[in-house]
Molecule: SAM riboswitch aptamer (S box leader)
Organism: Hymenobacter sp. YC55
RNA sequence: UUUUUAUACAGAGGCGUGGAGAGACAGGCUCCGUGAAGCGCCGGCAACCCCCAGAACAUCUGGAACGGUGCCAAGUCCUGACCAUAUAAAAA
Repeated sequence: UUUUUAUACAGAGGCGUGGAGAGACAGGCUCCGUGAAGCGCCGGCAACCCCCAGAACAUCUGGAACGGUGCCAAGUCCUGACCAUAUAAAAA
């Protein structure tokens, strides 16, 4: 990167650094020098994988949160395309 499956109306931010952008894309709308993105540290949320228990066992239910990811403005910000985008897990 591609494919498959699942999920996307809930939840959770401070500090330092940085210095003008950010919210995928188009159109809107919004956030932003009262400091954007990025980066670092600490904290938190969630529970996909992992782990534990059970069952009617291709799966489901409950638990846990050390480990691997993810996430922490607005319903995926809104509308559109609805596999368009994002994330997880697996495969190539």